[in-house]
RNA sequence: GCGUCGAUAGUUUAGUGGUAGAAUGUCUGACUUCCAAUCAUAUGGCCCGGGUUCAAUUCCCGGUCGACGCA
Numbered sequence: 001g002c003g004u005c006g007a008u009a010g011u012u013u014a015g016u017g018g019u020a021g022a023a024u025g026u027c028u029g030a031c032u033u034c035c036a037a038u039c040a041u042a043u044g045g046c047c048c049g050g051g052u053u054c055a056a057u058u059c060c061c062g063g064u065c066g067a068c069g070c071a
Stems, first nucleotide, its partner, number of pairs: 001070007010024004018054001025043002028040003047063005
């Protein structure tokens, strides 16, 4: 330099053209003499820009970062 794949919550991860889900974390409460564990509630996310579309996290183009391969 070229190519392939990936980027979703603080962390790990699922998902799909039509309101983005789970686990974990954090807050609050219940339980307990206290803590832990457990239960309930709340919290918080689609890497950036552009295009297509009634509608884009999803499809297309470019960029950034990461992994791998070739040279």
Transfer RNA from a bacterium, 71 nucleotides, folded computationally.
Model confidence (mean pLDDT): 81 of 100.
The RNAcentral record of the sequence draws on ENA.
Its Rfam family is "tRNA". About the family: Transfer RNA (tRNA) molecules are approximately 80 nucleotides in length. It is annotated as a transfer RNA.